This is a predicted structure of a 1450-nucleotide RNA (small-subunit ribosomal RNA) from an uncultured bacterium. Its Rfam family is "Bacterial small subunit ribosomal RNA". Rfam links the family to the GO terms ribosome and structural constituent of ribosome.
[in-house]
RNA sequence: GAUGAACGCUAGCGGCAGGCUUAACACAUGCAAGUCGAGGGGCAGCGCGAUGGUAGCAAUACUAUUGGCGGCGACCGGCGCAAGGGUGCGUAGCGCGUGAGCAACUUGCCCGCAACAGGAGGAUAACCAGAGGAAACUCUGACUAAAACUGCAUAAGAUAAUAGAUAGGCAUCUAUCAGAUAUAAAAGAUACGUUGGUUGCGGAUAGGCUCGCGUGACAUUAGCUAGAUGGAGAGGUAACGGCUCACCAUGGCGACGAUGUCUAGGGGUUCUGAGAGGAAGGUCCCCCACACUGGAACUGAGACACGGUCCAGACUCCUACGGGAGGCAGCAGUGAGGAAUAUUGGACAAUGGUCGGAAGACUGAUCCAGCCAUGCCGCGUGAAGGAUAAGGUCCUAUGGAUUGUAAACUUCUUUUGUACGAGAGGAAUAAGGUAUAUGAAUAUAUCGAUGACAGUAUCGUACGAAUAAGCAUCGGCUAACUCCGUGCCAGCAGCCGCGGUAAUACGGAGGAUGCAAGCGUUAUCCGGAUUUAUUGGGUUUAAAGGGUGCGUAGGCAGAAGAUUAAGUCAGCGGUGAAAUGUAUAUGCUCAACAUAUAACGUGCCGUUGAAACUGGUUUACUAGGAUACGAAUGCUGUGGGAGGAAUGUGUAAUGUAGCGGUGAAAUGCAUAGAUAUUACACAGAACACCGAUUGCGAAGGCAUCUCACAAAUUCGUCAUUGACGCUGAGGCACGAAAGUGCGGGGAUCAAACAGGAUUAGAUACCCUGGUAGUCCGCACAGUAAACGAUGAUAACUCGCUGUUGGUACGAGCGUAUCAGUAGCCAAGCGAAAGCGAUAAGUUAUCCACCUGGGGAGUACGACCGCAAGGUUGAAACUCAAAGGAAUUGACGGGGGCCCGCACAAGCGGAGGAACAUGUGGUUUAAUUCGAUGAUACGCGAGGAACCUUACCCGGGCUCGAACGGCAAAUGAACGACUCAGAGAUGAGAAGGUCCUUCGGGACAUUUGUCGAGGUGCUGCAUGGUUGUCGUCAGCUCGUGCCGUGAGGUGUCGGCUUAAGUGCCAUAACGAGCGCAACCCUUGUCGUCAGUUACCAGCGCGUAAAGGCGGGGACUCUGGCGAGACUGCCACCGUAAGGUGAGAGGAGGGGGGGGAUGACGUCAAAUCAGCACGGCCCUUACGUCCGGGGCGACACACGUGUUACAAUGGUCGGUACAGAGGGUAGCUACCUAGUGAUAGGAUGCCAAUCUCAAAAACCGAUCUCAGUUCGGAUCGGAGUCUGCAACUCGACUCCGUGAAGUUGGAUUCGCUAGUAAUCGCGCAUCAGCCAUGGCGCGGUGAAUACGUUCCCGGGCCUUGUACACACCGCCCGUCAAGCCAUGGAAGCUGGGGGUGCCUGAAGAUCGUGACCGCAAGGAGCGACCUAGGGCAAAACUAGUAACUGGGGCUA
Repeated sequence: GAUGAACGCUAGCGGCAGGCUUAACACAUGCAAGUCGAGGGGCAGCGCGAUGGUAGCAAUACUAUUGGCGGCGACCGGCGCAAGGGUGCGUAGCGCGUGAGCAACUUGCCCGCAACAGGAGGAUAACCAGAGGAAACUCUGACUAAAACUGCAUAAGAUAAUAGAUAGGCAUCUAUCAGAUAUAAAAGAUACGUUGGUUGCGGAUAGGCUCGCGUGACAUUAGCUAGAUGGAGAGGUAACGGCUCACCAUGGCGACGAUGUCUAGGGGUUCUGAGAGGAAGGUCCCCCACACUGGAACUGAGACACGGUCCAGACUCCUACGGGAGGCAGCAGUGAGGAAUAUUGGACAAUGGUCGGAAGACUGAUCCAGCCAUGCCGCGUGAAGGAUAAGGUCCUAUGGAUUGUAAACUUCUUUUGUACGAGAGGAAUAAGGUAUAUGAAUAUAUCGAUGACAGUAUCGUACGAAUAAGCAUCGGCUAACUCCGUGCCAGCAGCCGCGGUAAUACGGAGGAUGCAAGCGUUAUCCGGAUUUAUUGGGUUUAAAGGGUGCGUAGGCAGAAGAUUAAGUCAGCGGUGAAAUGUAUAUGCUCAACAUAUAACGUGCCGUUGAAACUGGUUUACUAGGAUACGAAUGCUGUGGGAGGAAUGUGUAAUGUAGCGGUGAAAUGCAUAGAUAUUACACAGAACACCGAUUGCGAAGGCAUCUCACAAAUUCGUCAUUGACGCUGAGGCACGAAAGUGCGGGGAUCAAACAGGAUUAGAUACCCUGGUAGUCCGCACAGUAAACGAUGAUAACUCGCUGUUGGUACGAGCGUAUCAGUAGCCAAGCGAAAGCGAUAAGUUAUCCACCUGGGGAGUACGACCGCAAGGUUGAAACUCAAAGGAAUUGACGGGGGCCCGCACAAGCGGAGGAACAUGUGGUUUAAUUCGAUGAUACGCGAGGAACCUUACCCGGGCUCGAACGGCAAAUGAACGACUCAGAGAUGAGAAGGUCCUUCGGGACAUUUGUCGAGGUGCUGCAUGGUUGUCGUCAGCUCGUGCCGUGAGGUGUCGGCUUAAGUGCCAUAACGAGCGCAACCCUUGUCGUCAGUUACCAGCGCGUAAAGGCGGGGACUCUGGCGAGACUGCCACCGUAAGGUGAGAGGAGGGGGGGGAUGACGUCAAAUCAGCACGGCCCUUACGUCCGGGGCGACACACGUGUUACAAUGGUCGGUACAGAGGGUAGCUACCUAGUGAUAGGAUGCCAAUCUCAAAAACCGAUCUCAGUUCGGAUCGGAGUCUGCAACUCGACUCCGUGAAGUUGGAUUCGCUAGUAAUCGCGCAUCAGCCAUGGCGCGGUGAAUACGUUCCCGGGCCUUGUACACACCGCCCGUCAAGCCAUGGAAGCUGGGGGUGCCUGAAGAUCGUGACCGCAAGGAGCGACCUAGGGCAAAACUAGUAACUGGGGCUA
């Protein structure tokens, strides 16, 4: 885009079309084929007339008779019924289409021509009488007519046979002429105009038959055929013909697809498509076939007959049970089936048909109407003006946007509608009349009845916006977006996909978009799809080259001349129906629709030409091919002969305890003498070195030497032939390894098997053995990643470098050439990788093969095979992918380089004990919450007794515990004190009396109101902050270049560095964020400045003391500077740089430490620090108070402290820091106390005063023990803080004195002022559960060979089926459910064939004793057949216990 459509929602009108696609299923009822009296006999019914009768005055009425007339039921006869109408069962066919042919034919009615119609006869229906039957219907007797029927006569012409002549063709023959022989005709009617009849010829129309070409699928249908193919003869037919029959011959068809099976009416045309094509065949037209199913003939011009006959069958109906009737695939209609398809309508007015002389009759053909949005087309549902409205919806929300000029409202119009009125065209003519022309028939003109549709179309008048809009969609494709609800639910979905709490995708709403009396959905077809490729595809790796050769058919085929004209091309002729389609006009108001004309119809046939190309014939050529001769080559093949090394075995000998094997072992062998060594012998198999980028072969494949035979290739000569060629469906041959059969052989190796190991297991890898096999002969098998994953042949298209075999030149090097074999590349090709004269380039020919993945190279069938199996080779079902090449990452029990307390080397710890602390778990009214591998667990918390506090219990409040605004009322505010209560709170109450411009204001209380409040949820909605990889060296950009692109290059390579730090190189050149440096601190020096610091020199002074005067030297303090840069030297290196116990220097190669954390990763952490979107609570999830809990305790883990002791404990003595803190504070000093502390007292807002050192050192003691170690736990007594130490504080003293004697597997930190060890300070803080955290100094080591390994990281490279990225992906069994399918004992059908039996009707033939005067007939028989029965087999479906595999599912 389309449809004979259907379904859902909706619906105003008209025009034109269309309407059982399914059950060729069954049908009630009505209608669809009759007509002619001008063929006939007649008269049942109707009407008229006539003649009687009765009644009546009559008109008239009734009745009887009468074919006399109009007419006419039934009957005889003629014509029609073979047309029209319906359907698509069958049919793969001369059925259809197209073009030819019939010298092999027919044709009623119609037209033309020729000839003719004499005479005779016998019946029969109707009617009448009778009989049978339920009926249908039938029978008997008698009468009668015809244009019914039958003889006779005639025969121009016809037909048949035949002697002759002429002409022609296409073989049998045909035509014409003339002769004789035989056969066959007729009908009348009449209105007197005519019409009908017979024979023949011709025409027209309609048919019959034959042929060429075209016209489905399947080869998993390959052979079919006995009337089969042909002959000559006969029969039959309208006619040819095996159409039929007898005889003879053995043909005929088939890979160019016979036969079989399945499906199907064909065409004009229709839809789609640029076309070529593909699909379809409804309506209309042509042809065919059919008429309940099957068979058959009759009649006829025509049928083997839709509304005829006979027979058989199924079904339905009637029946008196004896017997009968029927055929809607005609028009309506009914049932059934189905998603689904209409009225039991009107009329013959028109067109057409049949009959008729005509009038006319009949006509479900036809013309109309009815139903249905089924389609196409047209019209309308109003038009113009009219805004900051309300409402709805949404938002960035004091405001805006949108619905939306939409509405309301004003003005206008009236298609449509309603009412009333007028009102077509379609009608042309018939009979007949008149006129003209004409010999007539007849023609023309004129008059002349007739309308179903329909009072319809159309027109006019009136009224009044009045009567008239929906459907689908809105994530992308694809035009159109927001809110709410829902929360992987409900649902959507054409594909991708959407939905798990912020859904433009579900449902609703608002809005928008598209189309519109329709809109969507479903189904089907074409297109897009170059996705079957003729136009117009491919086959190295995506699906796809046969394993290889030879070769049949077929296809294709070198150069020249001549000829031909099959193909080809051109002109002309015929045909190609109409309709449709196209163009142009015309007619309906337009359009759809209709009509006219034109062009088209690409085809087929005939004819006349052309001769380039293809083909045919012929002549001739040598460039292809083949042959000859010569030379050469090779792991080419087949069959012999020969050889040495190795292995194994045997024998003999030497010799002794192991051998063998492995990662390590064991099984195994060995004292019955192995292994090892020596000698001899035997056996079988394979041929080291040479040996490769080599060679040969068609492929498989081929390697010791030699002989014979055979084949091939190459080169040279250019000798012979003269296109002899290429390819190759079927076919034939060859064809690795494994395998099979038979017979040999059997050394080695070695499936199966056995044992030993390994392992969780180990039906494996490893080891020890070991049989088929491995080898030979003969025969099968016929497959491989049979690979160059690349079919064969021929031609053409830059270069460079090897190498093999020839040849020419050449001393050689080398050059040229032919044939191979390799490497790199230009052009070109390719998706890329890559290929590139050995093409995957450019061409030509032929063959093979492919068409999404899986199912599946499976099933079934067939063929082959001894078997294993091979070849050929599907479908159902299922998925939306499977796949190729390349890219970036990530990963690897891949590789290379490098780094890090990563390992190693060391030191000290953890893991065992007790305690502290955190976590899990458990418990609880609550044990608030968060953090959970590394990167949670002395973490948030740098201070949980109350508070904190978020949790629990109980008691209260609701503008609320705090704050702001507004309004009103009241009062200064403030409130000692008293009572109740656990307290919050409630009640009471002495006192107090603000400012003012007198309006009020400040402050407070109460009431109301607008904002509150929430440590409630979501860190997966967020900001900010943080951890980690990682202080790792990386991460990127601009321009250029490369690539179709993703992307690459730069950033790679070499060297170097702590470093993407540099240097060199370089299609890259530069740049940014990181690195480094700049910053702080520390280490040295200089300078400036000296108070609270310092004190050398001078002075004073003390028991002593920078205590004092003073000083500016030193230390120190803190400002400013200097200093370090591989700068110098040596060596290495191109350089960058490295190395050196080098020099100098306080410091040396980054001096030490800190701050500083790239792009990013982990949906990492945090809504409970803060902020914030959304959701949730609002007399509570808010808030106040008391008490409790966060401190529980069988247990598990992390981080620590103290120890286990003598490098120690205890006691005594004696020194030396740094960095900090201090007024609600630090406190000297004095007093008291054993002490924690208390009471006094002084200094200090601090370089001034104070907190304030320990280890170390010097002595003493303890002597290896659960101790003079260790200090938990418990008892008692106290101190301090605080409203308050019960749950639940710290400290002191006295007493008690647990575990623990150095810690399993495993694991942590640290490379120098570091580890270890010792103490000191600070924050938080009333106090403190601090053994934690952050700082400070004192004392002060050991070790690093090195980078194999573990962990982590960086760069380069490689593989990848991973990309959520190896914690990835993914295979198979098993279990469960569902689905389709194969096999299967069987069971049930279906169509077709074969054989036998039976055999209706019917035609033909024969007979015919019966009937008939005869003609003839009945009957009987033969033959054939539909149908029926029996039988065996094949094919094809369905179903089936059981069974096999397959697909899908979390």
The RNAcentral record of the sequence draws on ENA and SILVA. Its mean pLDDT, the model's own confidence on a scale to 100, is 83.